[in-house]
Molecule: transfer RNA
Organism: Phycisphaerae bacterium
RNA sequence: GGGGCCGUAGCUCAGUUGGGAGAGCGCCUGGUUUGCAACCAGGAGGUAGCGGGUUCGAACCCCGUCGGCUCCA
Numbered sequence: 001g002g003g004g005c006c007g008u009a010g011c012u013c014a015g016u017u018g019g020g021a022g023a024g025c026g027c028c029u030g031g032u033u034u035g036c037a038a039c040c041a042g043g044a045g046g047u048a049g050c051g052g053g054u055u056c057g058a059a060c061c062c063c064g065u066c067g068g069c070u071c072c073a
Base pairs, nucleotide, nucleotide: 001072002071003070004069005068006067007066010025011024012023013022019056027043028042029041030040031039049065050064051063052062053061
């Protein structure tokens, strides 16, 4: 320098026929208990790495760019 894959909640990730942003763990509140844990109920938290484009509509398609992993040179 070139190719491929990845970037979504605090963490690990799902979601790709383009139309609801989600799960588990963690966090907060309440219940249960003498107390803790476990369990049950509820809640907060992300404009999807960044910028632009296409579209009525983009996490998803296109372009650029940044970062990580990997292969080639």